Record summary: The prediction has a mean pLDDT of 76. Bacterial large signal recognition particle RNA, 264 nucleotides, folded computationally. Of the family's consensus pairs, 94% are formed in the model. Its Rfam family is "Bacterial large signal recognition particle RNA". Rfam classes the family as a non-coding RNA gene.
[in-house]
RNA sequence: CUGUGCUACGCGGGGAGCUAGCGGUGCCCUGUACCCACAAUCCGCUGUAGUGGGGCGGAAUGCCACCCCCGGCUUAUCGUAUGGAAGGCAGUUGCCGUUAAGUAAUGUUGAUGUUAAGGUCUUGCGCAACGAAGCCUUGUGAACCGUGUCAGGGCUUGAUCGCAGCAGCACUAAGCGAGUAGCUUCGGGUGCCGCAAGGAAGCUUUAACGGAGUUGGCUGGCGGCGGGACGCUUCGGUACGGUCUGACAAAGGUGGCUGCACAG
Numbered sequence: 001c002u003g004u005g006c007u008a009c010g011c012g013g014g015g016a017g018c019u020a021g022c023g024g025u026g027c028c029c030u031g032u033a034c035c036c037a038c039a040a041u042c043c044g045c046u047g048u049a050g051u052g053g054g055g056c057g058g059a060a061u062g063c064c065a066c067c068c069c070c071g072g073c074u075u076a077u078c079g080u081a082u083g084g085a086a087g088g089c090a091g092u093u094g095c096c097g098u099u100a101a102g103u104a105a106u107g108u109u110g111a112u113g114u115u116a117a118g119g120u121c122u123u124g125c126g127c128a129a130c131g132a133a134g135c136c137u138u139g140u141g142a143a144c145c146g147u148g149u150c151a152g153g154g155c156u157u158g159a160u161c162g163c164a165g166c167a168g169c170a171c172u173a174a175g176c177g178a179g180u181a182g183c184u185u186c187g188g189g190u191g192c193c194g195c196a197a198g199g200a201a202g203c204u205u206u207a208a209c210g211g212a213g214u215u216g217g218c219u220g221g222c223g224g225c226g227g228g229a230c231g232c233u234u235c236g237g238u239a240c241g242g243u244c245u246g247a248c249a250a251a252g253g254u255g256g257c258u259g260c261a262c263a264g
Base pairs, nucleotide, nucleotide: 001264002263003262004261005260006259009057010056011055012030013029014028015027020046021045022044023043024042034054035053036052037051038050062257063256064255065254066253067252071248073246076243077242078241079240080239081238082237084235085234086233087232091230092229094225095224096223097222098221099220101219102218103217104215105214106213113209114208115207116206117205118204119203120202121198122197123196124195125194126193127191128190130187131186132185133184134183135182136179137178138177139176140175146171147170148169149168154163155162
C1' cells in the first nucleotide's frame, strides 16, 4: 500500500415554545435524509442522550476548528393602525355680547333723534249693559172655621117684619205660577262710553324741528363661556412594519484528526 472481517460511530440538523433541565411528538427554517411502536391538561431520561425492537453502512458518508449566512428569538428606537385612562380648550363646533366690511331690509313720498298733544296705565265720580231681590202687572187660589149676594130649606111669630145661613155665583188673603215695559236697592274677570285728577316713560297716533342715516336677519372680524363629538397634550396596552443590539444557528466553503485483527 491492497484485500477480508470487526469496533467506535453514522443513517439529518437547527430555532422558538414546553420543561427544574435535556431529548422527542406538534409549529417554523434548511433541504432529501432506513423501518416499526409510543407521546400535549404528553412521552422518555437525569445527564451528553428520545425509549424499545429490527435493518443497513462502516474508518470516511465520522469528528474538531474557522469563514459565511437561511431562519426564528431578543434589546432599543421610529412609523402606521386600533382601543383605554387622565387633562385642557389654541382648532372644527354650540351659546352670548360687540362691530358694521359684505349682503339683505328700510329711508329725501323724509331715517335716527328732539319737542308737544292724545291713547294705552292708576284713582274717584257718573252713564250704559247684564244679573239678583223687591215694588209692579196678570192668572189661579177657601167643603165649614174669609167677604158679598144668598134660591131652596130653617129659627121666631097668630101673621108681617126680622135673624142665622148650606149649595151656587162673584170677589179676595196667605200661597202657587207667569211677565219684565217701568221704579228702587245691591253686585262685579261687564264697556271701541263720559268727566276730573295723577303717574310712568315703554309702545302707538298726530303735529312741529331737522336733514342721512337706521336695523342687525345671514356671512365676516373681535371678546367671553361650555366641553357632547372630532382634533390636541401626557401615560401605559395590542397588532403590523422599518432600522439597530445580543445570544443561537441549518445548508454551504476551507483546514486538520481518526482504532483492532488476519492475509498478501